[in-house]
This is a predicted structure of a 336-nucleotide part of an RNA (large-subunit ribosomal RNA, domain IV) from Candidatus Brocadia carolinensis.
Context: one part of a larger RNA
RNA sequence: CCCUCGUUAAGGAACUCGGCAAAAUUACUCCGUAACUUCGGGAAAAGGAGUGCCCCGAGCAAUCGGGGCCGCAGAGAAUAGGCCCGGGCGACUGUUUACUAAAAACACAAGUCUCUGCUAAGAUUUAAAAUCAACGUAUAGAGACUGACGCGUGCUCGAUGCCAGAACGUUAAGGGAAUGGGUUAGUGACCGAAAGGAUGCGAAGCUCAGAACCGAAGCGCUGGUGAAUGGCGGCUCUAACUAUGAGAGUCCUAAGGUAGCGAAGUUCCUUGUCAGAUAAUUACUGACGUGCAUGAAUCGCGUAACGACUUGGGUACUGUCUCAACGAGGGACUCG
Numbered sequence: 001c002c003c004u005c006g007u008u009a010a011g012g013a014a015c016u017c018g019g020c021a022a023a024a025u026u027a028c029u030c031c032g033u034a035a036c037u038u039c040g041g042g043a044a045a046a047g048g049a050g051u052g053c054c055c056c057g058a059g060c061a062a063u064c065g066g067g068g069c070c071g072c073a074g075a076g077a078a079u080a081g082g083c084c085c086g087g088g089c090g091a092c093u094g095u096u097u098a099c100u101a102a103a104a105a106c107a108c109a110a111g112u113c114u115c116u117g118c119u120a121a122g123a124u125u126u127a128a129a130a131u132c133a134a135c136g137u138a139u140a141g142a143g144a145c146u147g148a149c150g151c152g153u154g155c156u157c158g159a160u161g162c163c164a165g166a167a168c169g170u171u172a173a174g175g176g177a178a179u180g181g182g183u184u185a186g187u188g189a190c191c192g193a194a195a196g197g198a199u200g201c202g203a204a205g206c207u208c209a210g211a212a213c214c215g216a217a218g219c220g221c222u223g224g225u226g227a228a229u230g231g232c233g234g235c236u237c238u239a240a241c242u243a244u245g246a247g248a249g250u251c252c253u254a255a256g257g258u259a260g261c262g263a264a265g266u267u268c269c270u271u272g273u274c275a276g277a278u279a280a281u282u283a284c285u286g287a288c289g290u291g292c293a294u295g296a297a298u299c300g301c302g303u304a305a306c307g308a309c310u311u312g313g314g315u316a317c318u319g320u321c322u323c324a325a326c327g328a329g330g331g332a333c334u335c336g
Base pairs, nucleotide, nucleotide: 001331002330003329004328005327006326007325008324010322011321014320019317027051028050029049030048031047036041038148052069053068054067055066056065057064058063070074082315083314084313085312086311087310088309089307090306094106095105110146111145112144113143114142115141116140122132123131124130149302150301151300152299154232155231156230159229160228161225162224163223164222165221168220169219170218174214175213179209180208181207182206183205186201187200188199190197191196233251234250235249236248237247260294261291272288273287274286275285276284
């Protein structure tokens, strides 16, 4: 010097990002116990008192009553909740990153929507078969979102998606075959005495190309649909002080953000302004609303209980600190 412990005057969070760590509380009996509440809880709330041994009495006993005795100390050592008051988030018990994250993340009961009539939808599989779903049958199964409970869940179908429709437009393979090309039995005319040469037309068959016309879904089209993906304005003027703007005008839009909540886990400006708490607070709480850039199942706002969550305050307590000291054990170190 390091590690693990013990004790400490006076003070008592002044430490620190933060009471991290430590201390304190701790058992049992009795008394007593608030707001709030889903009436179950909250609650071991909080806050107090007692606890040994001996004798007597009551009692089946547990235990209770009376009297006495000893110590600094009687749950005599050890083991054994600190508590209270606000805010946020998530209802809760549960689950999770085996080896840096336990949470506000996941799950959850519950709500809503969609699909599925059984050879079900959905899933595994290249296909087929087979299997699961299910030895189930719409009070069932599958998919998606939200996430107890309470009060609610506004407007928008123009875009995207999905559903429905079938008149018309567009549209593939395929069908269809008008027509055209190639080939040539034949044949026309020309040159030549002939052999032959050069050339025109061209049946049938074969063959190549192939218009019109017919032709599904889809797309276009017509509607619907928001607990589908999403979206939810600007400018100007205006009331007899001023300010503000119920109101008016105008442009744009599919429609212009309703109820709520709001400097928020969302607020840039910002340490917003006011109030509370403090001697003093960029934190915290309550308001305000000028919401850079809140907002309704990517749910909105509340909410008792719960939480090794997170944030603020208080009480108790303390070597966290003022400010360090001493002691114990184990290392390091020196010597052997």

About this RNA
The coordinates come from a structure-prediction model, not an experiment, and the mean pLDDT is 86. The organism belongs to Candidatus Brocadia, within Bacteria.